[in-house]
Context: one part of a larger RNA
RNA sequence: GCCAGGGAGUUGAGAUGCGUGGCGAAGUGAGAGCUGAAGCGAAAGCGAGCGCCCGCAGGAAACGAGGGGCGACCUCUGAAAAGGGGUUCAGUCACUCAUCUCAGACCUGAAGUCGAGUGAUCUACACCCGGGCAGGGCGAAGCCAGCUUGAUCGCUGGUGGAGGCCCGCAACCUCAUCUAGUAUAUCUGAUUGGGUGACCUGGGCGUAGGGGUGAUAGUCCAUUCGAACUCGGCAAUAGCGGGUUCCCUCCGAAAUGUCCCGCAGGACAGCGUCGCUGGAGGAAGGUAAUGGGGUAGAGCACUGAAUGGGAAGAGCGGCUCCGAAAGGGGUCACUUCCCUAUCAAACUCCGAAUCCAUUCCCUCUGUAGAAGGCGGCAGUCGGGUUUCACAGGGUAAGCCGGUGAGCCCUUUCGGGAACGACCGUACGCGAGGUUAAGGGCCCUAAAUCCUGGUUAAGUGUAAAUCCUAAAGGAGUCUCUAUCCUUAGACAGCUGGAAGGUAGGCUUAGAAGCAGCCAUCCUUUAAACAACGCGUAAUAGCGGACCAGUCGAGGGUGCAGAUUCCGAAAAUAUACGGGGCUAAACCAGGUCCCGAUACCCCGCCCGAGCCAAAAGCUCGUGGAGUAGGGGGGCGACCGGGGCGGGCAGAAGCAGGGGCGUAAGUUCCUGUAGACCGCUCUGGUAUGAAUAUCCUGGC
Repeated sequence: GCCAGGGAGUUGAGAUGCGUGGCGAAGUGAGAGCUGAAGCGAAAGCGAGCGCCCGCAGGAAACGAGGGGCGACCUCUGAAAAGGGGUUCAGUCACUCAUCUCAGACCUGAAGUCGAGUGAUCUACACCCGGGCAGGGCGAAGCCAGCUUGAUCGCUGGUGGAGGCCCGCAACCUCAUCUAGUAUAUCUGAUUGGGUGACCUGGGCGUAGGGGUGAUAGUCCAUUCGAACUCGGCAAUAGCGGGUUCCCUCCGAAAUGUCCCGCAGGACAGCGUCGCUGGAGGAAGGUAAUGGGGUAGAGCACUGAAUGGGAAGAGCGGCUCCGAAAGGGGUCACUUCCCUAUCAAACUCCGAAUCCAUUCCCUCUGUAGAAGGCGGCAGUCGGGUUUCACAGGGUAAGCCGGUGAGCCCUUUCGGGAACGACCGUACGCGAGGUUAAGGGCCCUAAAUCCUGGUUAAGUGUAAAUCCUAAAGGAGUCUCUAUCCUUAGACAGCUGGAAGGUAGGCUUAGAAGCAGCCAUCCUUUAAACAACGCGUAAUAGCGGACCAGUCGAGGGUGCAGAUUCCGAAAAUAUACGGGGCUAAACCAGGUCCCGAUACCCCGCCCGAGCCAAAAGCUCGUGGAGUAGGGGGGCGACCGGGGCGGGCAGAAGCAGGGGCGUAAGUUCCUGUAGACCGCUCUGGUAUGAAUAUCCUGGC
């Protein structure tokens, strides 16, 4: 892991509520008593006649249980005004169900805490009795001899054998590193280090859990140690994790506000569901009217920022001029005004669209019972969203925080290649048709459809979420304005492009063309004191300008469209693919395909009318997580009733049928003695999941 079996809201007491039943101003209990028949107040204490009006069901009406309003009354607070609670003739007992509280309280899971015990056969340290350490090297003290000395000291040579000395694959220890084998922690091998010592080791014995032991690492104390193990308190506690077992059906959320040692949790409110009550309105939509507002925009009249100019002002101030000084003039700055050019979330002389409130009408909804009120039961308090709108933070982000709407969550289906949130549309079961979004060459259902244009780049073949692109340069098309043009434009070709003069200056030179100044006149069809190349300077070659030839359009500006370059990422191109020159893009047209949408037929369920059944109605019923309500299926046991069975019960196996489903039924075989239906009572009542438990494989 798979299979089988087991496996989780129970029981008691108390409380509240719906329902059912008994009795009823009482009910119940053996009884004391409890509940009810009076409340208010902390307490002392005080202590409720009811009246009037409206009005549902009903009724011809009058009326009208219950219900509502006003008043009145009791009590408490208060000086009062005013306010809180109450003003009663229905309760009580039992049972079912639902929920709450206290208990282990749906099951399972801690780390831990306390108590009583068990452990030093592992290991730490201490003590007692033992055992072990190949071989080799170095050569301390002491001693001896010689030399030396007055004698020591000293020196030399021996002897000697010290040492947490040296080498060391002897034993042994260590366990830092590596390989291979094995399920493994162990072991084996190799390597490192120690190897007469604070050495290694056998046996015995001692120290015990907040205690021991510790050359100290929080080490070790039986594979367990920042407090061992066993049992017990114990089903500790867990606002946390996991799990929680049959079906159908109706409705259907919330991820918000306030408070909390509150932020993984609660309480109250909000939002869901179910019941009762209530008795005529309700509404989120539309039109209009009347009010409210200060946003978008706009503006500069205020506040503040801010451009240029003008005029005036009065002292001081800065700079400056005149003057010996006094003083004077100019200018800048300052203040005010005028003209001019601009800005603002915390500016406004103005000011929308939306929005809010009220009212009329329309629409929708409601006596087939809305709104409101009361009660039972919840869940929700981690939301998300590059969907749109709005503003904030941030360089930005598939970023952060927020408001509103939609959507997802809780939602299927069609489209977007795939894709929670985009587009279409919301879903009972079966059949037929029509459309939506999106598509119509093939994959792939439907146009190789029609008309006009653009693109030559495979540009493109991408609605967006979710396509990477800019400055700049180049090609083409279109619109528009303007200029030239048969008195011949534009382009090409042919010819000319002169003289004063090499203008003056400068300069070695400067001749149109290094530089400075000037830039005239003449001849002309036209020709610059020269736009560029060139020379040392000339020369030379073009250009402007003119004529000829040619013969009809040409040039420029603005705007739009489209394409190219700019343009770099890691296996192999990358529109979903094939492929496409349209099967691309723009504008227009017709037809078709395409969903659980819409239409239609049948059926199921639900809701309503209805005493029930039958029947009828439903464009505005059928999605659904958490959750609430309702109805069923199956299991086991008891009681009543009815049945089946050795001429074959249950069970098992195979096959056929019925039911929306849980399930149920029939046949055959096997099996060999019990079994079922119905009404009712009761439950240790339903398994796929809990690293669930036990067993098997």

A computed fold for a 697-nucleotide part of an RNA from a Microcaldota archaeon, annotated as large-subunit ribosomal RNA, domain II. Model confidence (mean pLDDT): 80 of 100. The full RNA is in RNAcentral, with records from ENA. Rfam family: Archaeal large subunit ribosomal RNA. Its family is annotated with structural constituent of ribosome and ribosome in the Gene Ontology.